[in-house]
RNA sequence: GUUCGAUAAAGGCAAACCCGGUGAAAACCGGGGACGCAAAGCUAUGGGUCUACCGCUGGUGUAAGAAUUCAGCCACGACUGCCAGGCCGCCGAA
Repeated sequence: GUUCGAUAAAGGCAAACCCGGUGAAAACCGGGGACGCAAAGCUAUGGGUCUACCGCUGGUGUAAGAAUUCAGCCACGACUGCCAGGCCGCCGAA
């Protein structure tokens, strides 16, 4: 340096769920908690997934509008514990 994670040690992270907070939501943050994880460290770059405040379209509504309300669409919002890419890294083995 490359490949790998059988064994051992030092440690690390923390799903669901519960409590508090932020947010329109998805989700995130803090505390508890451990299903798992050898990159479950960092990065939304490509794909994918989730959400839809605002906006747009149509309906509703009205004399016509507006407000209201319903449906559809939309990422500029999220997820790296969905896959791939990029960057960095502990221990051990070959």

Description: Predicted 3D model of a 94-nucleotide RNA (c-di-GMP-I riboswitch aptamer) from an Anaerolineaceae bacterium. Its Rfam family is "c-di-GMP-I riboswitch aptamer". About the family: GEMM was predicted in a large-scale screen for bacterial structured RNA regulatory elements. Its mean pLDDT, the model's own confidence on a scale to 100, is 88.